[in-house]
């Protein structure tokens, strides 16, 4: 914000959905197989692990590292989605202060 219910109607309240925010989960993580390249490179994939948990498991950047007849990358900084729980028209100000006005 919308819809429904109660109600003569409205308001209030409740429920549901949506938006925003916070919290938990998962670290958009880790492991193995296979595959491709080689400092103008560092790829493409399959499976598993992870959660009282479904889905997803990618992407942008920076630095390092590998002196190449090669096989292996590392660290860091950003970006969500999904599940569940909770909160919601604030603060300051002001008044006639169980609240109202304003914002």
């Nucleotide at each position: 914000a919308u819809a429904a219910u109660c109600u003569u109607a409205a308001a209030u309240a409740u429920u549901a959905u949506u938006a925003c925010u916070c919290g938990u989960a998962u670290a958009u993580c880790c492991u193995c197989g296979a595959u491709a390249a080689u400092a103008u490179g560092g790829u493409c994939u399959g499976a598993g692990u992870g959660u009282c948990u479904c889905a997803g498991c990618c992407u942008g950047g920076u630095u390092c590292c590998c002196u190449u007849g090669a096989a292996a990358g590392a660290a860091c900084c950003g970006g969500a989605c999904u599940a569940c729980g909770a909160g919601u028209u604030a603060a300051a100000g002001u008044c006639u202060u169980u609240g109202g006005c304003u914002g």
The RNA shown here (Purine riboswitch aptamer) has 103 nucleotides and comes from Peribacillus cavernae. Model confidence (mean pLDDT): 79 of 100. Its Rfam family is "Purine riboswitch aptamer". The family is grouped with related families in Rfam's "Purine riboswitches". Its family is annotated with purine nucleobase biosynthetic process in the Gene Ontology. The source organism's lineage runs through Bacteria, Bacillati, Bacillota, Bacillaceae and Peribacillus.